Notes
Predicted 3D model of a 355-nucleotide part of an RNA (small-subunit ribosomal RNA, central domain) from an uncultured bacterium. It matches the Rfam family "Bacterial small subunit ribosomal RNA". The full RNA is in RNAcentral, with records from ENA, Greengenes and SILVA.

Context: one part of a larger RNA
RNA sequence: CUGGGCGUAAAGGAUGCGUAGGUGGAAAUUUAAGUGGGGUGUGAAAUCCCUGGGCUCAACCCAGGAACUGCAUUCCAAACUGGAUUUCUUGAGUACAGGAGAGGAAAAGCGGAAUUCCUAGUGUAGCGGUGAAAUGCGUAGAUAUUAGGAAGGAACACCAGUGGCGAAAGCGGCUUUCUGGACUGUAACUGAACACUGAGGGAUGAAAACGGGGGUAGCAAACAAGGAUUAAAUACCCUGGGUAGUCCACCGCCGUAAACGAUGGGUACUAGGUGUAGGGGUUGUCAUGACCUCUGUGCCGCCGCUAACGCAUUAAGUAUUCCGCCUGGGGAGUACGGUCGCAAGAUUAAAACUC
Numbered sequence: 001c002u003g004g005g006c007g008u009a010a011a012g013g014a015u016g017c018g019u020a021g022g023u024g025g026a027a028a029u030u031u032a033a034g035u036g037g038g039g040u041g042u043g044a045a046a047u048c049c050c051u052g053g054g055c056u057c058a059a060c061c062c063a064g065g066a067a068c069u070g071c072a073u074u075c076c077a078a079a080c081u082g083g084a085u086u087u088c089u090u091g092a093g094u095a096c097a098g099g100a101g102a103g104g105a106a107a108a109g110c111g112g113a114a115u116u117c118c119u120a121g122u123g124u125a126g127c128g129g130u131g132a133a134a135u136g137c138g139u140a141g142a143u144a145u146u147a148g149g150a151a152g153g154a155a156c157a158c159c160a161g162u163g164g165c166g167a168a169a170g171c172g173g174c175u176u177u178c179u180g181g182a183c184u185g186u187a188a189c190u191g192a193a194c195a196c197u198g199a200g201g202g203a204u205g206a207a208a209a210c211g212g213g214g215g216u217a218g219c220a221a222a223c224a225a226g227g228a229u230u231a232a233a234u235a236c237c238c239u240g241g242g243u244a245g246u247c248c249a250c251c252g253c254c255g256u257a258a259a260c261g262a263u264g265g266g267u268a269c270u271a272g273g274u275g276u277a278g279g280g281g282u283u284g285u286c287a288u289g290a291c292c293u294c295u296g297u298g299c300c301g302c303c304g305c306u307a308a309c310g311c312a313u314u315a316a317g318u319a320u321u322c323c324g325c326c327u328g329g330g331g332a333g334u335a336c337g338g339u340c341g342c343a344a345g346a347u348u349a350a351a352a353c354u355c
Stems, first nucleotide, its partner, number of pairs: 003327004007309002012323001014204002017201001021197003025088007033081002035077008049065006091194001092190003095186004103179002106177005111156001116150007126137002164171002210252002213248002218246002223241001225239003264322006272300012304311002328355003337348004
């Protein structure tokens, strides 16, 4: 290489869009590039294989055959693939009508609870904290509780749900504006099958970090003080502080995560049962319902698969198609080089050596 694989053993790209490429629905006609068959030429000899023969045998040698699986050319076939033409509607898309949703963006406005602080009342000896304590706060009246007030920042209890939406990251108080997608129903329209996937590419991408600016209630790396623990404790635990950060915008940058379902995308097929979310239909009732169906989201469970665990119409089953990736452990996701980045670093990615 071939092959065999990728939930947990090495291995699915963080995610979607999309270029080239690869693959691709039904029917008819045609073509003959692939494909299948025949002929001709060539495919040196030796070698290999088979048969027979010669050296006493063998190795070796000689003769004949087969073979040289290939290439070129020509004729035939037309099922399949490809090309061309025509047609179609099931794939795909559009239209119309609906209901659902924390989908997104920016802007504006509004809301209550809580934290912190202040004042006053009630009230009395504790509060706080831990594995247990202590430092700390408190008889100058704390914690708790009631009433009132101030400032501003951040987050939105209950509802809330293996509920919803989104490609993923992710999204949760209320109202308004702008805006994307999915689903259901009708089967009206297109008929270029316009589809699927997608190397490169470009786009999005939690948290942390970085650059300049603003903001800072609470929390809080670093830092400093104290209390514990301990042989020591420059820590883990606790107390009172506390800067970056957490927040915002004009933004800019980074491009990584156990970015996980550790499971790439599409299509088709293959027992059921039971919940739940959004629609539709049939039927029935005063009403709640019952049944069927589409789309999502869970649990259980056959066949089958699996090393087992388990998966099981949301497949890890049966097929097919496209992409990515793996190939003993360490060295190492490192060095060097390239690309990107302000940096941090990211990405691509070895070898010696060793077991």